Context: one part of a larger RNA
RNA sequence: CACACGGUGGAUGCCUUGGCAGUUAGAGGCGAUGAAGGACGUUGUAGCUUGCGAUAAGCGUCGGGGAGAUAGCAAACAAUCUUUGAUCCGGCGAUUUCCGAAUGGGGAAACCCACCAAUUUAUUGGUAUCUGUACCUGAAUCCAUAGGGUGCAGAGGCGAACCGGGAGAACUGAAACAUCUAAGUACCCCGAGGAAGAGAAAUCAAUCGAGAUUCCGUUAGUAGUGGCGAGCGAACGCGGAUUAGCCCUUAAGCAGGCCUAAGAUUAGUGGAAGCCUUCAGGAAAGUUGGCGCCAUAGAGGGUGAUAGCCCCGUACACGAAAAUCUAAGUCUGUGAAAUCGAGUAAGGCGGGACACGUGUUAUCCUGUCUGAAUAUGGGGGGACCAUCCUCCAAGGCUAAAUACUCCUAACUGACCGAUAGUGAACCAGUACCGUGAGGGAAAGGCGAAAAGAACCCCGAUUAGGGGAGUGAAAUAGAACCUGAAACCGUGUGCGU
Numbered sequence: 001c002a003c004a005c006g007g008u009g010g011a012u013g014c015c016u017u018g019g020c021a022g023u024u025a026g027a028g029g030c031g032a033u034g035a036a037g038g039a040c041g042u043u044g045u046a047g048c049u050u051g052c053g054a055u056a057a058g059c060g061u062c063g064g065g066g067a068g069a070u071a072g073c074a075a076a077c078a079a080u081c082u083u084u085g086a087u088c089c090g091g092c093g094a095u096u097u098c099c100g101a102a103u104g105g106g107g108a109a110a111c112c113c114a115c116c117a118a119u120u121u122a123u124u125g126g127u128a129u130c131u132g133u134a135c136c137u138g139a140a141u142c143c144a145u146a147g148g149g150u151g152c153a154g155a156g157g158c159g160a161a162c163c164g165g166g167a168g169a170a171c172u173g174a175a176a177c178a179u180c181u182a183a184g185u186a187c188c189c190c191g192a193g194g195a196a197g198a199g200a201a202a203u204c205a206a207u208c209g210a211g212a213u214u215c216c217g218u219u220a221g222u223a224g225u226g227g228c229g230a231g232c233g234a235a236c237g238c239g240g241a242u243u244a245g246c247c248c249u250u251a252a253g254c255a256g257g258c259c260u261a262a263g264a265u266u267a268g269u270g271g272a273a274g275c276c277u278u279c280a281g282g283a284a285a286g287u288u289g290g291c292g293c294c295a296u297a298g299a300g301g302g303u304g305a306u307a308g309c310c311c312c313g314u315a316c317a318c319g320a321a322a323a324u325c326u327a328a329g330u331c332u333g334u335g336a337a338a339u340c341g342a343g344u345a346a347g348g349c350g351g352g353a354c355a356c357g358u359g360u361u362a363u364c365c366u367g368u369c370u371g372a373a374u375a376u377g378g379g380g381g382g383a384c385c386a387u388c389c390u391c392c393a394a395g396g397c398u399a400a401a402u403a404c405u406c407c408u409a410a411c412u413g414a415c416c417g418a419u420a421g422u423g424a425a426c427c428a429g430u431a432c433c434g435u436g437a438g439g440g441a442a443a444g445g446c447g448a449a450a451a452g453a454a455c456c457c458c459g460a461u462u463a464g465g466g467g468a469g470u471g472a473a474a475u476a477g478a479a480c481c482u483g484a485a486a487c488c489g490u491g492u493g494c495g496u
Stems, first nucleotide, its partner, number of pairs: 001493007013481001014445002018416002020413007027405002029158002037099003040053003044077001047073003059093006068081003104113003114127005129155009162193001163191004173180001177227001203210002214241005224232002245397003248341001253334006260327001262326005268318003274291003279286001292309002294298001300312003346370008356382001377392005432439002452480001455467004
């Protein structure tokens, strides 16, 4: 070096319990009636997971269902339950230790220490703070007020994104950098809802007219803006989605109750139709031959290889004792600000928002100083003035079209297939690291079925191996499918 046979190793192929991205519906909250999240317990049982809470893998009741069951890893044993209907599934209830907003006080969370009342003497209930409200008290200080107390009601905390508001960067880009950009983005705070916000013209338009708001397409990278740099960037109009208007002279709305009939959700029920045979095979659903059948069902999955007719299902049809939701009607309660909008509009100064950087800069908001008119009036039409047109501010409500997905169900994929896909297919936010904030893995596959190797032998050995046996296969033997390469050997041959 070649060949053969091995070891090691775990690539590749095949697979999928898990992910990823969506579609259509639902739901869009939970919480002082104690949440989210935990600690500790709890089974005939040592551990972990799941469930549950001293009534502790559970209790009651109402329904469903119909033969086994006493959760899983995880078998066996023991003791039990069950057609007088168990286990299981669903509705409504009961119980629900301790911590946690944690709320009697404290505290190094899951612990310590109280007071009051009631009482069956073993317990039960109450006692935080803030706000509102009704009362009782009550200083300096006479009346009073502050303060204190009691009753009742509400709040508090958690939660993925979406939403409104407050506050608000820098890196970066400008090929440096300061106006500018990034960007009103990130981060922080407050608040709400299933959506939020906006909203029925003191709006646009242009001499024609339109007729609340929101969202999408276009207008258009246009008009503009801009150290006229980098960049930023509309509107009118048009086409669509969806449409809804009202109130302040007590009604639009909101909440609750009642009634009516249906529908939906939360368990389920029925559900068609194939047999024989050949071949190879461990095994038939494959193959050969024969005769068929169902189909509003030939979606999908399973079964010892590829099954419409074997099983679960599927199309279709049906179903609720109980709870919840949906619509109209009716009744009751509630119902803001106020009286058609004055310290407002407008103006000066300083800022901010408008695509618009103060510019010729209209419009909107306002920190400060001023300060009208009252429909014979007032605002706007991008400096300003006139004419003309148009609307009526300084009070309020309003569904839908729109945004999002922690979560539930069904379905889909020219998405991944274990170094991929979530960090996590496996007891993973685990092990481990860090004082801490925080960081953060690796790890899937025997076989159709454990049939998981009785028994014997070697051995110090529960290591490892050889027989025997199982199996289609054991070079499928649990370090288990396939088993590449690097790397390490054994044997034979050849070469220097």
RNAcentral holds the full RNA, with entries from SILVA. This is a predicted structure of a 496-nucleotide part of an RNA (large-subunit ribosomal RNA, domain I) from Penaeus vannamei. The organism belongs to Penaeus, within Eukaryota.